[in-house]
């Protein structure tokens, strides 16, 4: 980089260096010399993976004359716990919209709202 899956209206900032851009793209609207973006140090948030104890289900094993019940292993799912490991994140809902559809308001320009999609981000998975 590609595939697939899950999540995206919650949460969490200080210091140093640097010095003009940044918010993925486009339009809008914002942030920014009262110092953005980036880098470094510290702090924090969260709980995706990994971890722990449970519970449901599936398959298998042990045992038994049979049934009921019992013990165990693996897989998968669910909520819970912890935060020492691998990531992630710490302006604004992914800042809003973008494509399609339903609805409401309005004389109209236009505005509001819902559903799905596209794109993107993060994690996991597999190649």
């Nucleotide at each position: 980089c590609a595939u697939c899956c899950a999540u995206c209206c919650a949460g969490a900032c200080c210091g140093g260096c640097u010095g003009a851009g940044g918010g993925a793209c486009a339009g809008g609207c914002c942030c920014u010399a009262a110092g953005a973006c980036g880098c470094c140090g510290g702090g924090g948030c969260a709980a995706c993976c990994a971890c722990g104890a449970c519970g449901a289900c599936u398959u298998c094993c042990c045992g038994a004359c049979c049934u009921a019940g019992g013990g165990g292993a693996a897989g998968c799912c669910g909520g819970c716990g912890a935060a020492a490991g691998g990531u992630g994140c710490c302006a604004a809902c992914u800042c809003c919209u973008g494509c399609g559809g339903a609805g409401g308001c309005c004389u109209g320009c236009g505005c509001c709202c819902c559903c799905g999609g596209c794109a993107g981000a993060u994690g996991g998975u597999c190649g």

Predicted 3D model of a 127-nucleotide RNA (SAM riboswitch aptamer (S box leader)) from Pseudoluteimonas lycopersici. Lineage of the source: Bacteria > Pseudomonadati > Pseudomonadota > Lysobacterales > Pseudoluteimonas. The sequence is in RNAcentral, with records from Rfam. Rfam family: SAM riboswitch aptamer (S box leader). Its family is annotated with regulation of gene expression in the Gene Ontology.